[in-house]
């Protein structure tokens, strides 16, 4: 790093909808419908490409995300009163 699984990012209600999906017109474009607010990001793991040349292990300390359309509630955390 592509893609794929799994985990974590406190929890929910409720609109709206892009991109994906799905269906429908259409020669292409591209419309309509219909779902649709973890699609991101870290971290583990499988598989493949690519690059580099030392690679692994263990001990001990320290520290540990950053994001997530709008409304509302609830946790948790901190200051006030």
């Nucleotide at each position: 790093u592509a893609c794929c699984c799994c985990a974590a990012g406190g929890a929910g209600c409720g609109u709206u909808g892009c991109a994906g999906c799905g269906g429908g017109c259409c020669g292409c474009a591209g419309c309509c419908c219909g779902u649709c607010a973890g699609g991101c990001u870290u971290g583990g793991g499988g598989c493949g490409c690519g690059u580099u040349c030392u690679u692994c292990u263990c001990u001990u300390u320290c520290g540990c995300a950053a994001c997530g359309a709008c409304g509302c509630u609830c946790a948790c955390c901190u200051g006030u009163c």